Predicted 3D model of a 350-nucleotide part of an RNA (small-subunit ribosomal RNA, central domain) from a metagenome. The RNAcentral record of the full RNA draws on SILVA.

[in-house]
Context: one part of a larger RNA
RNA sequence: CUGGGCGUAAAGCGCACGCAGGUGGCUGAGUCAGUCGGAUGUGAAAGCCCUGGGCUUAACCUGGGAAUUGCAUUCGAUACUACUCAGCUAGAGUAUGGGAGAGGGAAGUGGAAUUCCCGGUGUAGCGGUGAAAUGCGUAGAUAUCGAGAGGAACAUCAGUGGCGAAGGCGGCUUCCUGGCCCAAUACUGACACUCAGGUGCGACAGCGUGGGGAGCAAACAGGAUUAGAUACCCUGGUAGUCCACGCCGUAAACGAUGAGAACUAGAUGUCGGGGGGGAUUAGCCCCUCGGUGUCGCAGCUAACGCGCUAAGUUCUCCGCCUGGGGAGUACGGCCGCAAGGUUGAAACUC
Numbered sequence: 001c002u003g004g005g006c007g008u009a010a011a012g013c014g015c016a017c018g019c020a021g022g023u024g025g026c027u028g029a030g031u032c033a034g035u036c037g038g039a040u041g042u043g044a045a046a047g048c049c050c051u052g053g054g055c056u057u058a059a060c061c062u063g064g065g066a067a068u069u070g071c072a073u074u075c076g077a078u079a080c081u082a083c084u085c086a087g088c089u090a091g092a093g094u095a096u097g098g099g100a101g102a103g104g105g106a107a108g109u110g111g112a113a114u115u116c117c118c119g120g121u122g123u124a125g126c127g128g129u130g131a132a133a134u135g136c137g138u139a140g141a142u143a144u145c146g147a148g149a150g151g152a153a154c155a156u157c158a159g160u161g162g163c164g165a166a167g168g169c170g171g172c173u174u175c176c177u178g179g180c181c182c183a184a185u186a187c188u189g190a191c192a193c194u195c196a197g198g199u200g201c202g203a204c205a206g207c208g209u210g211g212g213g214a215g216c217a218a219a220c221a222g223g224a225u226u227a228g229a230u231a232c233c234c235u236g237g238u239a240g241u242c243c244a245c246g247c248c249g250u251a252a253a254c255g256a257u258g259a260g261a262a263c264u265a266g267a268u269g270u271c272g273g274g275g276g277g278g279a280u281u282a283g284c285c286c287c288u289c290g291g292u293g294u295c296g297c298a299g300c301u302a303a304c305g306c307g308c309u310a311a312g313u314u315c316u317c318c319g320c321c322u323g324g325g326g327a328g329u330a331c332g333g334c335c336g337c338a339a340g341g342u343u344g345a346a347a348c349u350c
Base pairs, nucleotide, nucleotide: 004321005320006319007304008303012318014201015200016199017198021194022193023192025088026087027086028085029084030083031082033081034080035077036076037075038074039073040072041071042070049065050064051063052062053061054060091191092188093187094186095185096183097182098181099180103177104176105175106174107173108172109171110154115149116148118146119145120144121143125136126135162169163168206247207246208245209244210243211242215241216240220236221235222234223233258317259316260315261314262313263312266295267294268293269292270291271290272289273288274287275286276285277284299306300305323350324349325348332343333342334341335340
């Protein structure tokens, strides 16, 4: 390379948008480039193969044929692909009317709780643990009542509930704004799918500048435990956690399962629509579209399991894998303020 694979054995990029590229619905007509067929020329000889001949055979030599899967020219075929033209509506999209939602951004606002401060009551303890101690407290703590300050997070509702491409999103109100679903029509007429490179988004931690700082808490200090205890437990406590702007670009970024499309038994729960029936206070039943779960037939799987939300049966496109260690390391490139990220070997060894 051919091939075989990628839920858990090596292997799906964290996610999206998207140029090039690849692929692409139905009908008719044209062209004949791909495709298919014929003819002609060429495809040296030798060799290989087939069949004859010559050395007593064979090796060897030699005649003829075949082959030379190719190329060029030419004449045809027209199903498929391609191209051109015309049309269609089942893919895709637009409009109209409804609907659900922690989807995103900004501003404002609410109560509970923790802490601190002030005042009142009040007195000897509080706190903490397996037990203690460090710590706090007669300069009046803890407890309790009232008033205030400030920051962060939003109990109940809450649900294998919802929304989002993923990361993720949860008090309430307002403004701005993205996507999705359903119903019935109308319109556009293949406008589509995927996507190397590229671009954007991307938890936490971390970095820069400036704010903020209640609680929590790396580092650090002390007290315990212990043979030791640079830990687990306790008392404190700084970065950080929060906000604005700018970086970083990584995760068990997981469904460890790329995106899109089609097909293939059912049963049952739930969320959002629509239709029908029964009723008209009956809360129920049936059908259907779109999500989200559980079980399960066929089939698949090494097994576990998956099973219309496929890991089944197929198609298109992309990414990735090829024994373990060395190593996601070294070197170089690119990116970054740095931390580091990304791309990514070899020797050697089993």
The prediction has a mean pLDDT of 90. Its Rfam family is "Bacterial small subunit ribosomal RNA". Its family is annotated with ribosome and structural constituent of ribosome in the Gene Ontology.